[in-house]
Annotation:
Predicted 3D model of a 71-nucleotide RNA (transfer RNA) from an Elusimicrobiota bacterium. Its mean pLDDT, the model's own confidence on a scale to 100, is 84.
RNA sequence: GAGGACGUGGUGCAGGGGUAGCACGGGAGCUUGCCAAGUUCCAGACGCGGGUUCGAAUCCCGCCGUCCUCU
Numbered sequence: 001g002a003g004g005a006c007g008u009g010g011u012g013c014a015g016g017g018g019u020a021g022c023a024c025g026g027g028a029g030c031u032u033g034c035c036a037a038g039u040u041c042c043a044g045a046c047g048c049g050g051g052u053u054c055g056a057a058u059c060c061c062g063c064c065g066u067c068c069u070c071u
Stems, first nucleotide, its partner, number of pairs: 001070007010024004018054001026042005047063005
């Protein structure tokens, strides 16, 4: 320098046009003599900018970052 994959709560991952979900983790309640376990609830995220669209996490372009391959 060229090509490809990926970027979503604190962590690991789903979701590829119409309400952003799961697990772990965090907080609170219930339960218990206490802890753990169990159970119920709550908070918490779409890398950045632009475009397409009635509507974009999703499609397109650019940039940034991570990884892989080639030179």

Rfam family: tRNA. The family's RNA type in Rfam is transfer RNA.